[in-house]
RNA sequence: AUGUUAUCAAGAAAGGUGAAGGGAUUAGACCCGUUGAAGCCUUAGCAACCCUUUGUACUAAGCAAAGAAGGUGCUAAAUUCUACCUAAAUUAUCGAUUCAUUUAUCGGUAUUUGGAUAGAUAACAA
Numbered sequence: 001a002u003g004u005u006a007u008c009a010a011g012a013a014a015g016g017u018g019a020a021g022g023g024a025u026u027a028g029a030c031c032c033g034u035u036g037a038a039g040c041c042u043u044a045g046c047a048a049c050c051c052u053u054u055g056u057a058c059u060a061a062g063c064a065a066a067g068a069a070g071g072u073g074c075u076a077a078a079u080u081c082u083a084c085c086u087a088a089a090u091u092a093u094c095g096a097u098u099c100a101u102u103u104a105u106c107g108g109u110a111u112u113u114g115g116a117u118a119g120a121u122a123a124c125a126a
Stems, first nucleotide, its partner, number of pairs: 002125007013043005021032003026083004044075003049071002051067006079118001084115002088113002091110007
């Protein structure tokens, strides 16, 4: 680097060093930053993917509960938001047609949810 599966609106920061950027990438928006960004180091914490124990069960798998020694991960904002959708739903609004005084249909735009793409992390595989 590749593939498969799962998860991604919860949670958890101080110190040292450093010196101007950072929020993955492209564009836009928005935000964080000299009251000190990124990176690196130390300590602490969060979570429970791997893991440990117990129960269930037919050994297992699965499921449920508890745990945190170890391997990772993480510790601003939803993966910061938007971008694509031939899909589904809601409401608002604009236009066209119909009807004839408000009814129906269609289309566009906006909003919310959902999905896809991309990404991150874990476990497994070769």